A computed fold for a 390-nucleotide RNA from a Ktedonobacteraceae bacterium, annotated as Bacterial RNase P class A.
The gene name in the source record is rnpB.
Rfam family: Bacterial RNase P class A. Gene Ontology terms of the family: tRNA processing, ribonuclease P activity and dimeric ribonuclease P complex.
The sequence is in RNAcentral, with records from ENA.
[in-house]
RNA sequence: UGAGUGAGACAGGCAGGUGCGGGCCUCUAAGGGGGUCCGAGGAAAGUCCGAACUCCACAGAGCAGAAUGCUGGUUAACGGCCAGUGAGGGUGACCUUAAGGAAAGUGCAACAGAAACAAACCGCCUGGCUCUGGUCAGGUAAGGGUGAAAUGGUAAGGUAAGAGCUUACCAGCAGUCAGGUGACUGGCUGGCUGGGCAAACCCCAUUCGGAGCAAGACCGAGCAGAGGGGUGAGGAGUUCGCUUGCGGACUACUCGCGGGUUGCUCGCCCGUCAACCCUUGGGUUGGUUGCUUGAGGUAGCAAGUAAUUGUUGCCCUAGAUAGAUGCUUGCCACCCCCUUGUACGCGAGUUCAGGAGGGUACAGAAUUCGGCUUACGGCUUGCUCAAACC
Repeated sequence: UGAGUGAGACAGGCAGGUGCGGGCCUCUAAGGGGGUCCGAGGAAAGUCCGAACUCCACAGAGCAGAAUGCUGGUUAACGGCCAGUGAGGGUGACCUUAAGGAAAGUGCAACAGAAACAAACCGCCUGGCUCUGGUCAGGUAAGGGUGAAAUGGUAAGGUAAGAGCUUACCAGCAGUCAGGUGACUGGCUGGCUGGGCAAACCCCAUUCGGAGCAAGACCGAGCAGAGGGGUGAGGAGUUCGCUUGCGGACUACUCGCGGGUUGCUCGCCCGUCAACCCUUGGGUUGGUUGCUUGAGGUAGCAAGUAAUUGUUGCCCUAGAUAGAUGCUUGCCACCCCCUUGUACGCGAGUUCAGGAGGGUACAGAAUUCGGCUUACGGCUUGCUCAAACC
C1' cells in the first nucleotide's frame, strides 16, 4: 500500500424565511390569538419468536397437536444473548452449526453392481480332466470393476494365494485412571472392528389454554320489541277453571337437552319454554377512553471473562386518526475523482493547503417492550494474509 476479517459509534451541523401536530399557561362570547416546551428509526420494515396487558373465566385433568434438543450461565420469557465443548470450512485472522437416541420398532438409498444387514462379476492360488481353446471341485476377499457409500485405514511381515493372520502408526468401540460444575479432554490396556440417513416416520427429555388494541370499557343515536323454521320427559307439592277427571299456571327435584370453556373427551359453570341454532331482512358504521411513567432512558461506583446484576444521582423524550415534524436559501462537515503547490521520509510513500466536478444511503410510528431476519451511506479501530521499500 492492497485484499480480507472482527468490533464500536453516527445516520449530518449552523443560521434565516415560510408551512404543520400535541402538552401547559393565558386572552377571546366563540372562532381563534399570544407565550413556552416537545415532535419518527437503527432498522419504525418483515410479522419470524417471546412476553406485558385485555377478554373468555372462578378454572382443573387427560388425549391430540405443536415447539425446542451439546454444556454452563443470563433474562419477565424466548427458538434470544454470553462463555465454552464437539464437528465442519478457511493459508490465516475467523466463520458455520443439520449437536439427545440407529442396541424399541418401521422405513429409504433409483440405476449400476456379485452383493447395500449381505456377498463373488473379473481376478489370484491348489488339485483333477483336456481337442491346449478351456472346464470341474476347493480356497480367497489383498488387486480390478460398479456406485454417493462395499468385510476400519496405511505400510511391512507372513501365506499355496490371501485376510487383523501378526506387528507399527492411526481411527472407532470397550474397560480403567486423572483433569473439569459440565459438555468433554488426556494417559494406559485390549485385535474387540457389518455401516449411512431421524432437517425420514418414530422413541426420549423439557415446555405450551385460546383469541387479540379492529383486545376491551363507557356514552350517545337508531331501526323492525321484525318475518320463517328447529328444539322435553318423569313423578312430587301448591293453586285456578270446569264437563269431577281433564286442562292451565307456579315452585323445587331427577334424568336428558341447549349454551360456554376458541381441536376433542371428562370435569366445572349457566339455562331448561328460555336461552340457543339455522335463515330472510332492517339499523348503527358517531364520540370518549384504552394512548403512553415504562421489565424506561442516562452518568458514576461495585461484582462478573462476558451477557448481565446491584446501588447512588439526574431526566420525562410523538400520541396522530386519512393520519402531523415538510419546503426553501446560504455556509460548513464527510467521501470519490482530477489538478496545482508545500512539508516530512534513505526509500516505498505519506501529511497539509488551494482549485474544478460529482456524491451523501436504507427508508416513515399507530398498544408497548426484549429479540431475530432483511435493506443500507460514510467514519473510527483491533487482527490476518500478500506485495513493495529499508